Background
Model confidence (mean pLDDT): 81 of 100. A computed fold for a 72-nucleotide RNA from a Candidatus Dojkabacteria bacterium, annotated as transfer RNA. Its Rfam family is "tRNA". The family's RNA type in Rfam is transfer RNA.

This record gives sequence, C1' cells and structure tokens, in this order.
RNA sequence: GCGGGUAUAGUAUAUCGGUUAUUAUGUCAGUUUUCCAAACUGAAGAGGAGGGUUCGAUUCCCUCUACCCGCU
Repeated sequence: GCGGGUAUAGUAUAUCGGUUAUUAUGUCAGUUUUCCAAACUGAAGAGGAGGGUUCGAUUCCCUCUACCCGCU
C1' cells in the first nucleotide's frame, strides 16, 4: 500500500428497516438475616464519528477513526 472483518450499558451479548433496544453479570436501593454471604424485588445505565437513502436507520450505502486477520 491492497483486501476482508469487528465497533451496542462498567464487562459480555441479542436484535429481518417499525412505537419504550434484549439478556446475563456488575453497580445502587429495598426485603430477608444477629452480621456477612446467598436468595428475592426494584432502579439507573448503551448503538464509534460524519454524511446519504427512506415516512422511519443499531440495521442498507459512502467516508473517516480505532482494533483484528490476510496479502504484498
């Protein structure tokens, strides 16, 4: 330099273009317990950046950024 792939809560993940984006774990609060742990209930927390297509984009297209793989 060329080609391919990935990017979603703190972490790991699901999601055929459609209303409030899923689950686990972690965090916080509560219940329980003599206390801790465990268990149960609840809450907060997320689409890498910029454009385009569309009535509507995490999803489709383009560019950029970061990371991974391969080729030279």